[in-house]
Context: one part of a larger RNA
RNA sequence: GAGUAACGAUAAUGCGGGUGAAAAACCCGCACGCCGAAAGCCCAAGGUUUCCUGCGCAACGCUAAUCGGCGCAGGGUUAGUCGGUCCCUAAGGCGAGACCGAAAGGUGUAGUCGAUGGGAAGCAGGUCAAUAUUCCUGCACCGUUUGUUAUUGCGAUGGGGGGACGGAGAAGGCUAGGUCGGCCGGGUGUCGGUUAUCCCGGUUUAAGCGUGUAGGGAGUGUUCUUAGGUAAAUCCGGGAGCACAAUCUCGAGACGCGAUGACGAGCCCUUUUAUUAGGGUGAAGUGAUUGAUGCCAUGCUUCCAGGAAAAGCCUCUAAGCUUCAGAUAACAAACGACCGUACCGUAAACCGACACAGGUAGGCGAGGAGAGAAUCCUAAGGCGCUU
Numbered sequence: 001g002a003g004u005a006a007c008g009a010u011a012a013u014g015c016g017g018g019u020g021a022a023a024a025a026c027c028c029g030c031a032c033g034c035c036g037a038a039a040g041c042c043c044a045a046g047g048u049u050u051c052c053u054g055c056g057c058a059a060c061g062c063u064a065a066u067c068g069g070c071g072c073a074g075g076g077u078u079a080g081u082c083g084g085u086c087c088c089u090a091a092g093g094c095g096a097g098a099c100c101g102a103a104a105g106g107u108g109u110a111g112u113c114g115a116u117g118g119g120a121a122g123c124a125g126g127u128c129a130a131u132a133u134u135c136c137u138g139c140a141c142c143g144u145u146u147g148u149u150a151u152u153g154c155g156a157u158g159g160g161g162g163g164a165c166g167g168a169g170a171a172g173g174c175u176a177g178g179u180c181g182g183c184c185g186g187g188u189g190u191c192g193g194u195u196a197u198c199c200c201g202g203u204u205u206a207a208g209c210g211u212g213u214a215g216g217g218a219g220u221g222u223u224c225u226u227a228g229g230u231a232a233a234u235c236c237g238g239g240a241g242c243a244c245a246a247u248c249u250c251g252a253g254a255c256g257c258g259a260u261g262a263c264g265a266g267c268c269c270u271u272u273u274a275u276u277a278g279g280g281u282g283a284a285g286u287g288a289u290u291g292a293u294g295c296c297a298u299g300c301u302u303c304c305a306g307g308a309a310a311a312g313c314c315u316c317u318a319a320g321c322u323u324c325a326g327a328u329a330a331c332a333a334a335c336g337a338c339c340g341u342a343c344c345g346u347a348a349a350c351c352g353a354c355a356c357a358g359g360u361a362g363g364c365g366a367g368g369a370g371a372g373a374a375u376c377c378u379a380a381g382g383c384g385c386u387u
Base pairs, nucleotide, nucleotide: 013031014030015029016028017027018026032384033383034382035381040364041363042362046344047343050342051075052074053073054072055071056070060068061067080141081140082340083339084338086119087118088117092113093112094111098107099106100105122139123138124137125136126135142336143335144334145333146332147331148330149329150328151327152326153321154320158316159315160314161313166303167302168301169300172296173295174294177290178289179288180287181286182203183202184201185200186199187198204262205261208257209256210255215250216249217248218247219244220243221242222241223240224239225238226237228236229235263285266281267280268279269278270277304307350359351358366378367377368376369375
């Protein structure tokens, strides 16, 4: 220079009460304002205790601070079913032997790893200051082992099936959600009117089990035969005959049970500075309409550029075993380890040297107007952006 610029989005604050040495900023209340395909909710990555409680204000916070993602201390993350681990493979990696190379090493078979993909099973309610599909309550489901009973050709690292897949388009059936009635409970206006066809609030309930619908797909069963499927096969594939007009399979939703339960506005009792906390009781809980980008559906139609693999699963036999072992069914019991789980997550907690107007995959995403996830105003919820 200069007590100058600046104090980081112009979404906005005001008042009363509390605490305190001190309050524009902290806490409570009332009013106002802002977002609302987000500035709300869930979750992946990443962060790694920032979560909750008590105490504190030197420093950090662009000001103050009694407050804090700050300091100190204590506490907090509970799983057979969520995700991983596990089984399986993709791109790709490693790679016994092998081949190549002065060496280092390179390539690569068998194999072994490797998810961003395939593979068993859980929902509703309640609860803590802080966790919950994990704890508790209620109702379920899956796998393995063992035992009992009954029946019985079982057996794989091999064969076959299946898993199993592209783009676009159209129509149908549903549901979530919404809206309006009905029903239940409450109210009658501090200022003119409001007993009315008025106003306010509520009208919620899963997985699973049973039934097998709208609809989609496949002809099905059986007998004989067989140069194929590296051996075998009753399986698959090829061929021939007979019988039947159906049969089998997939499949949302609805309905019933689940539920004489839970939840539920309110009311009552105790308690508190405070509807603050605890306990008890507990009404109605139903119809129409609209309606998805969600489900049936990896469906259907169509097109050419022709759209993973392997295991689990089903089936067939080989070696072998055949009083055993093994397999199938029912019932019962036991077991189900380990790791993650707090909190932030369009952000003051991640990536940007900062509490930085930047960047950050996925899901949910209500109402009025509207073609709409645009836009404007609002609900739930969250904020007023630290002078």
Annotation: RNAcentral holds the full RNA, with entries from ENA. The part of an RNA shown here (large-subunit ribosomal RNA, domain III) has 387 nucleotides and comes from a Gammaproteobacteria bacterium. Its Rfam family is "Bacterial large subunit ribosomal RNA". Gene Ontology terms of the family: structural constituent of ribosome and ribosome. The source organism's lineage runs through Bacteria, Pseudomonadati, Pseudomonadota and Gammaproteobacteria.